The prediction has a mean pLDDT of 87. Predicted 3D model of a 268-nucleotide part of an RNA (large-subunit ribosomal RNA, domain VI) from a metagenome.

Context: one part of a larger RNA
RNA sequence: CGCAGGAAACUUGAGGGGUUCAAACCUUAGUACGAGAGGACCGGGUUUGACGCACUUCUGGUGUGGCAAUUGUUCCGUCAGGGGCAUCGUUGCGUAGCCAUGUGCGGAAGAGAUAAGCGCUGAAAGCAUCUAAGUGCCAAGCUCAUCCCAAGAUAUUGUUUCCCGGAGCACAAGCUCCCUAAAGACCCCAGCGAGACUAGCUGGUUGAUAGGUCAGGCGUGCAAGCGCUGUGAGGCGUUUAGCGGACUGAUACUAAUCGGUCGUGCGG
Numbered sequence: 001c002g003c004a005g006g007a008a009a010c011u012u013g014a015g016g017g018g019u020u021c022a023a024a025c026c027u028u029a030g031u032a033c034g035a036g037a038g039g040a041c042c043g044g045g046u047u048u049g050a051c052g053c054a055c056u057u058c059u060g061g062u063g064u065g066g067c068a069a070u071u072g073u074u075c076c077g078u079c080a081g082g083g084g085c086a087u088c089g090u091u092g093c094g095u096a097g098c099c100a101u102g103u104g105c106g107g108a109a110g111a112g113a114u115a116a117g118c119g120c121u122g123a124a125a126g127c128a129u130c131u132a133a134g135u136g137c138c139a140a141g142c143u144c145a146u147c148c149c150a151a152g153a154u155a156u157u158g159u160u161u162c163c164c165g166g167a168g169c170a171c172a173a174g175c176u177c178c179c180u181a182a183a184g185a186c187c188c189c190a191g192c193g194a195g196a197c198u199a200g201c202u203g204g205u206u207g208a209u210a211g212g213u214c215a216g217g218c219g220u221g222c223a224a225g226c227g228c229u230g231u232g233a234g235g236c237g238u239u240u241a242g243c244g245g246a247c248u249g250a251u252a253c254u255a256a257u258c259g260g261u262c263g264u265g266c267g268g
C1' cells in the first nucleotide's frame, strides 16, 4: 500500500510443511505341513531400540552477585570481625533458569483410487480368453485422514461487536464554510515464561508491571557478640542459628507522572 468507511476479537482453509521406522518375546501352536528333522500363514497381547515433539515432578549436569570451609597477601590503627586480589583464588554443597543421560507423548485405526499380480462374466474367433463393453480384490507407495503454519488465497473468506455532524452549492463522483477529532491504535513508561534489533505478550494509579518490604518455600549448615570450660589449638551453651540470586503469595512504600500524535464525521 492492498483487501471500496474505520476498528477490535474470533474464525474457515486454497496452499505449504512435518510424520510415515524396526525388532524381540508370549499366545494361537509344537497346531497346519512333514517319514522325521524341523516348523508356519492369519489373528491377539506385551516389551524394547532408534528417531521426533514437549517438559523439568523424579534422577542428574551447570548454576561467575547463594551459603559454608580454607591458603597467601593487602587494607579497615591493633585484637576480634570483615573488605579487595590471587582461574568464581581453591574446595564442599546448591534455588530458579537452561539442559539430558531424566520424564511424558507420537508414528493408532480407517477410507478412496491404483501398480505388479489374482479374478468374475464375456465376445471379436460357436472353443478358449481377467478385457474389447461391463465388474471385483489387492502395497510400507498415491490422495485423504493425523500434527503444524496459513486470506498478499490481489479469485484478497466468514461471524460477532464497537465508532462516526450541520449548513449551502452541484446531474453524479463531489466542492465550500462552521463545528468536531469518535471507536481504536501508536509514541512514552514499568516489565516478561517474548526477544539479536524489531516484533509478540502483560501492565500503566479505576494499578500488583518491576523493585522494595513482609510471610512462606528452598539452599547452606549452627553467625556475630557474650558466658562457661581448657596451659593451648579448641570445645560447649545461647542456636536446627545466622545469611541468602532468580521461586510462591501478600502489600501501593518507590517507579509505571503529566501528556502527545495518528485516526474522522454513515462510506464508489
Stems, first nucleotide, its partner, number of pairs: 001152001005163006015149004021049007033038001051106005059100004066093005071086006110144003117137004164267001165178005179265001184262004188204005209255003212251005218244003225238005
The full RNA is in RNAcentral, with records from SILVA.